The RNA shown here (TPP riboswitch aptamer (THI element)) has 94 nucleotides and comes from Gracilibacillus massiliensis. The RNAcentral record of the sequence draws on MGnify. Model confidence (mean pLDDT): 75 of 100. Rfam family: TPP riboswitch aptamer (THI element). Rfam links the family to the GO term thiamine pyrophosphate binding. Taxonomically the source falls in Gracilibacillus (Bacteria, Bacillota, Caryophanales, Bacillaceae).
RNA sequence: CCGCUAGGGGUGCUACUAAAGUGGCUGAGAUAAGAAUGAUGUUCUUAAUCCCUUUGAACCUGAACUGGCUAAACCCAGCGUAGGAAAGUGGAGU
Numbered sequence: 001c002c003g004c005u006a007g008g009g010g011u012g013c014u015a016c017u018a019a020a021g022u023g024g025c026u027g028a029g030a031u032a033a034g035a036a037u038g039a040u041g042u043u044c045u046u047a048a049u050c051c052c053u054u055u056g057a058a059c060c061u062g063a064a065c066u067g068g069c070u071a072a073a074c075c076c077a078g079c080g081u082a083g084g085a086a087a088g089u090g091g092a093g094u
């Protein structure tokens, strides 16, 4: 570096609109269906897609946090030698 098997996780924010729908922002990625509940939110299941697996900031918590930017934001930075978080194996090269 590549493969195999297995596993973990994200799919957010926002403008216009009666609705359907059409756009904007960031990013690797910004889904759909069904069920339960009844706080229109939450949880669960299946499928899709993308990412990550201890050399672990994928992702979760702290967090309705702090500062900044922005039309706005879960955007950016901090927090962070904070607490958690999913692995085995085969091959190639140096």
Stems, first nucleotide, its partner, number of pairs: 001091005006053006012025005031047007059084003065078004